[in-house]
Context: one part of a larger RNA
RNA sequence: GAUUGAACGCUGGCGGCAUGCCUAAUACAUGCAAGUCGAACGGUAACGCGGGGGUAACCCUGGCGACGAUUGGCGGACGGGUGAGUAAUGCAUGGGAAUCUACCGAGUAGUGGGGGACAACCAAGGGAAACUUUGGCUAAUACCGCAUACGCCCUACGGGGGAAAGCAGGGGAUCUUCGGACCUUGCGCUAUUUGAUGAGCCCAUGCCCGAUUAGCUAGUUGGUAGGGUAAAGGCCUACCAAGGCGACGAUCGGUAACUGGUCUGAGAGGACGACCAGUCACGCUGGGACUGAGACACGGCCCAGACUCCUACGGGAGGCAGCAGUAGGGAAUAUUGGACAAUGGGGGAAACCCUGAUCCAGCAAUGCCGCGUGGGUGAAGAAGGCCUGCGGGUUGUAAAGCCCUUUUGGUAGGGAAGAAAAGCCUAGAGUUAAUACCUCUGGGUGUUGACGUAACCUACAGAAGAAGCACCGGCUGACUCUGUGCCAGCAGCCGCGGUAAUACAGAGGGUGCAAGCGUUAAUC
Numbered sequence: 001g002a003u004u005g006a007a008c009g010c011u012g013g014c015g016g017c018a019u020g021c022c023u024a025a026u027a028c029a030u031g032c033a034a035g036u037c038g039a040a041c042g043g044u045a046a047c048g049c050g051g052g053g054g055u056a057a058c059c060c061u062g063g064c065g066a067c068g069a070u071u072g073g074c075g076g077a078c079g080g081g082u083g084a085g086u087a088a089u090g091c092a093u094g095g096g097a098a099u100c101u102a103c104c105g106a107g108u109a110g111u112g113g114g115g116g117a118c119a120a121c122c123a124a125g126g127g128a129a130a131c132u133u134u135g136g137c138u139a140a141u142a143c144c145g146c147a148u149a150c151g152c153c154c155u156a157c158g159g160g161g162g163a164a165a166g167c168a169g170g171g172g173a174u175c176u177u178c179g180g181a182c183c184u185u186g187c188g189c190u191a192u193u194u195g196a197u198g199a200g201c202c203c204a205u206g207c208c209c210g211a212u213u214a215g216c217u218a219g220u221u222g223g224u225a226g227g228g229u230a231a232a233g234g235c236c237u238a239c240c241a242a243g244g245c246g247a248c249g250a251u252c253g254g255u256a257a258c259u260g261g262u263c264u265g266a267g268a269g270g271a272c273g274a275c276c277a278g279u280c281a282c283g284c285u286g287g288g289a290c291u292g293a294g295a296c297a298c299g300g301c302c303c304a305g306a307c308u309c310c311u312a313c314g315g316g317a318g319g320c321a322g323c324a325g326u327a328g329g330g331a332a333u334a335u336u337g338g339a340c341a342a343u344g345g346g347g348g349a350a351a352c353c354c355u356g357a358u359c360c361a362g363c364a365a366u367g368c369c370g371c372g373u374g375g376g377u378g379a380a381g382a383a384g385g386c387c388u389g390c391g392g393g394u395u396g397u398a399a400a401g402c403c404c405u406u407u408u409g410g411u412a413g414g415g416a417a418g419a420a421a422a423g424c425c426u427a428g429a430g431u432u433a434a435u436a437c438c439u440c441u442g443g444g445u446g447u448u449g450a451c452g453u454a455a456c457c458u459a460c461a462g463a464a465g466a467a468g469c470a471c472c473g474g475c476u477g478a479c480u481c482u483g484u485g486c487c488a489g490c491a492g493c494c495g496c497g498g499u500a501a502u503a504c505a506g507a508g509g510g511u512g513c514a515a516g517c518g519u520u521a522a523u524c
Base pairs, nucleotide, nucleotide: 001524002523003522004521006520007519008518009517010516013371014370015369016368017367018366019364020363021329026327027326028325030324031323032322035074036073037072040071043067044066047065048064049063050061051060052059053058081282082281083280090207091206092205093204094203095202096201099199100198104195105194106193107192108191109190110189111188112146114144115143121136122135123134124133125132126131152161153160154159166187167186168185169184170183171182174181175180208254209253210252215245216244217243220242221241222240223239224238225237226236227235257279258278259277260276261272262271263270264269284305285304286303287302288301307318308317309316310315335361337360338359339358343357344355345354346353347352374404375403376402377401384395385394386393387392408465410460411459412458413457414456418451423445424444425443426442427441428440429439430438468513469512470511471510472509473494474493475492479508480507481506482505483504489496490495
């Protein structure tokens, strides 16, 4: 000099854009952060509509809009947080073969016919509660056989094995038990091939300090056989062999998430890894599996432990390193805010619902950038202050006075863009028996904004509301007076102070930066 996720002292007008627990991976009150689908299903606890009964209060009725709880599907493996652990099961770069991949895209072949249950519900209990037991009824895209098998799997190549589910819209003939059958469209379902995406695995090279750590290793190193996995493999087991690593630093100990990058520097290098992006790991501590395409799962389950809470003492409940917020720790780090309008995600045919992701607002000069605190004129060089050699000098065109302007702030009026969609009407094409329905492509119409009393523009009044901080001995830009008297004090280094202190304290004056200025800490 540059820099910072900074803190402290004094001071503080506005705006834009960023950033904001670096410490205790300490403990957490409260609210919210993952739901959705009635176009899978039996149904109807609320609400509304319709219908029926009743003078009325009200009662009945799933018929309709809807829908609590339950069965079922998809999603809760993403998104969000943190950096404890980890020096290699990790990260970075470059390769590889023995793998899986829900939803999505493309292709092929199917979607036939049956069965038995279990919730919800009802009844009877147990318990303080959490919850739970027994009996009975019932549906399905829940569950299980049978049939079929182009692809598929196993095979000793003879053969053997294995699947499915329906729902919604529309409809001309024909049939009908008047429910539909049947046809068709869309969405699904089953099997399989392939793509895309995502993930698992292996190898090479690189990745901090210590030798006051020199030897380490028994599933250890390799083989055979088997098991296991989606998959190679001591991954696991049995047997056999005795290997494997190491001064090119093994092992052990310490420290640490890694990278793109960030800061500095002419570069080489050094230091760092906040924010943003990629990867990994973790989710009170330790262990375990279940479900599933995917987890050994932050807001799932089981066991053990510590802690907290409830209890009728028998037993139960919990996990903010999600967003806010609280206590504690600390030099130190924000609101228990608004909205799903946009972008994105989950569910749904859609309408829509959910979304502390996200977009915004609030707080903080924490940082960067921009603007303002006025402009011109004005010498009697006013008054006052300070200095003085008492003549004067300086503050100083500075002020006052006169003439202007109105950024910003204030008040009033206007006011884009962020919104494209969905929906409705309509033309054409596709599908089809169909001028239904549905899909696609155009045209028209048309609704939706948290921010927002916003940005921006115009008008009005009025210089009106807006400057401090550090320093002035040398380094180093800037000097005098008074007080003090090795005292009080200053100090980054040299050093000042013991009666004329440009070095302490105050004042006048000056220098440097400026809504900041200094100090401290840290890095180059």

The part of an RNA shown here (small-subunit ribosomal RNA, 5' domain) has 524 nucleotides and comes from a metagenome. The full RNA is in RNAcentral, with records from SILVA. Its mean pLDDT, the model's own confidence on a scale to 100, is 85. It matches the Rfam family "Bacterial small subunit ribosomal RNA". Gene Ontology terms of the family: ribosome and structural constituent of ribosome.